[in-house]
Context: one part of a larger RNA
RNA sequence: GCCGGGGAGUUUAUAGUUAUGGCAAGCCUAAAGGUACAAAGCCUGUAAGCAUAGGGAAACCAAUACGCGCGCAACUCCGCAAGGAGCCAGGCGCAGGGUCUGAAAGGGCCCGGAGUCAUAACUAUACAUACUAGAAACCAGACGAUCUAGCCCUGGGCAGGGCGAAGCUAGGCGAAAGCCUAGUGGAGGCUCGAAAGGGUUCUGACGUGCAAUUCGUUCCCCAGACCUGGGGCUAGGGGCUAAAGACCAAUCUAGUCUGGUGAUAGCUAGUUCCUUCCGAAGUGGGCCUGAGCCCAGUGCCGAGCGAGGUGGCUGGUGGGGUAGAGCACUGAUUGGAAAACAAGGACCCGAAAGGAUCCACUUUCCUUUCAAACUACGAAUCCACCCGCGCCAAAGACCUUGGUAAACGGGUUACAGGGGGUAAGCUCCUGGACCGAGAGGGGGACAACCCAGACUGAGGUUAAGGUCCCCAAGUGCUGGCUAAAUGUCAAACCAAAGGGCGUCGUCAGCCUCAGACAGCGGGGAGGUAGGCUUAGAAGCAGCCAUCCUUCAAAGAAAGCGUAACAGCUCACCCGCCGAGGCUGACGGCCCCGAAAAUUGACGGGGCUAAGCCAGCCACCGAUACCUCAGAACGCAGUUUAGCAUUGCGCUGGUAGGAAGGCGUCCUAGUUGGGCAGAAGCUGGGCUGUAAGGUCCAGUGGACCGAUUAGGAUUGCGGAUCCCGGU
Repeated sequence: GCCGGGGAGUUUAUAGUUAUGGCAAGCCUAAAGGUACAAAGCCUGUAAGCAUAGGGAAACCAAUACGCGCGCAACUCCGCAAGGAGCCAGGCGCAGGGUCUGAAAGGGCCCGGAGUCAUAACUAUACAUACUAGAAACCAGACGAUCUAGCCCUGGGCAGGGCGAAGCUAGGCGAAAGCCUAGUGGAGGCUCGAAAGGGUUCUGACGUGCAAUUCGUUCCCCAGACCUGGGGCUAGGGGCUAAAGACCAAUCUAGUCUGGUGAUAGCUAGUUCCUUCCGAAGUGGGCCUGAGCCCAGUGCCGAGCGAGGUGGCUGGUGGGGUAGAGCACUGAUUGGAAAACAAGGACCCGAAAGGAUCCACUUUCCUUUCAAACUACGAAUCCACCCGCGCCAAAGACCUUGGUAAACGGGUUACAGGGGGUAAGCUCCUGGACCGAGAGGGGGACAACCCAGACUGAGGUUAAGGUCCCCAAGUGCUGGCUAAAUGUCAAACCAAAGGGCGUCGUCAGCCUCAGACAGCGGGGAGGUAGGCUUAGAAGCAGCCAUCCUUCAAAGAAAGCGUAACAGCUCACCCGCCGAGGCUGACGGCCCCGAAAAUUGACGGGGCUAAGCCAGCCACCGAUACCUCAGAACGCAGUUUAGCAUUGCGCUGGUAGGAAGGCGUCCUAGUUGGGCAGAAGCUGGGCUGUAAGGUCCAGUGGACCGAUUAGGAUUGCGGAUCCCGGU
């Protein structure tokens, strides 16, 4: 792991609500007693409790047993019907009353009688175990120093070497103190190194081991603060500690065992049969609150009332100060003009007083640009009310009320509007949609994007998206564009500023058969080397001027060149040629800009369309839509009263609520089966939407059902669940 068995919302008390039943202005007994073989049942027991009156803190005071109106259902009447009328239990509104407060006015709570007992279901509360399992801990009492720490008593043990302290002896020297040399001697928490003790390195072996600390090697120490046997003492907030929070029996920042104890856990895991109906929330407020809870909102179930409700649309009447716009106001802001100039700065004149100019400042005017906290303006949307349409509603909406949850971690959005942030698959809000709790088709795969809301089965038609092959359907049609494999991506899953004599198109201007543009051939002159400057300056270092003539045309020269000249071109003109050319603005597609780490991504193959733009016709394509058949639920009609039939609507669903069923065990009543074969087991048939039921054959060999009512230790795949087997 698998299989079998076990395995989790229970019980009591007290309350509340609902349902059913009894009695009812009353209801009910409790303990106890009697009867009785016992239990059950019956009888007695009315003490207490709840209700019958409220208001007030209290003192205290104390209520319509209906005066008027509206009006649903039911009933009656009219009507063929639709509908209308009457009377109206319950219901509602006035009026009236009780009490409290108040000077009063007014206001609060109550008043025209329904409760109580029992049973069942649901819920709450109870430091009662309270659905089951799970801490680390806390406290009490005991048991432990055979491990280990320290100490006490009593024993045992330590091969062999090395160094050579004090002391002593001999000799020498010295006045002496003493010193020197050679021996002797044998000290030491000395040294090398076995036994013993330790446990440093390889971070070796092993690492489901030989072993819950071992093995090998290397290493430390080895006459001491040494090692060790036996006996004894210290005990849990205590011991012991050359101190590591070490050790106190494989347990130590407070031992172990038993008990309190099933500690507690706002945390984690698990929580067992079926079907039907409805169906959330991740928000606001509060909390030593943010992993939780309470109230409200949102879900479900029930009750009451009885006619409107309204998220959509048109119109009307009001409200607003956003988007935009604007610059009169509040502020910011470009340039200019004019006036004024007391005080300020610079500068000039003057001996001074003073004067003049400019700047700055102030005011006015013109002009330019802005604003969430500016507005002399001002939408679309939005809000309130009203009429109408639409939709919902007597199959009971809206509203009121009772019971009962879950939830109070949300997320996304080429949807819209904002605050923060460089930005984010960022964060915080507002309004919607979707996911959450939503399957199906498309998007390569892909909670949220696009289409579309799945009762079951069958057939057809479409949506989004597609139609060369993978892969269902066009190698479809028409006209353009692209040459970059650009592209073949709706977005998410990018590409920019800036460039392009790439190519296509639109518009405008100019030149052009009196010959344009380009190319080729020829000319490109004279005054003059203009004047000045300069060593020189001749078209071409520099300065000034830039005229005239001949011409078809030719600059006192646009460039190269020379020391200066020379020389070569250009402008300008003619000829050859023969049809468009030049410039600018804008648009489409394309190119550059364009860098990431294994070879590699349009989904792939591949494609020059099977790419892009515009248009058209077909087809494919879903649980959508349509048709047929069937089922459940709700309501209505009919009715032979049978969930029989007809019609309409409806049937995605997590948490959660409500309803109806299946099965297991036991009890009671009724009624059955069984040795001519019960239960159980194995295999199969039939049947029910399902939990399941029933039948047959075999096996088995003695008990087992159905129905009605009741009661449960009542349903397993999970909990590192428990026990057993394998």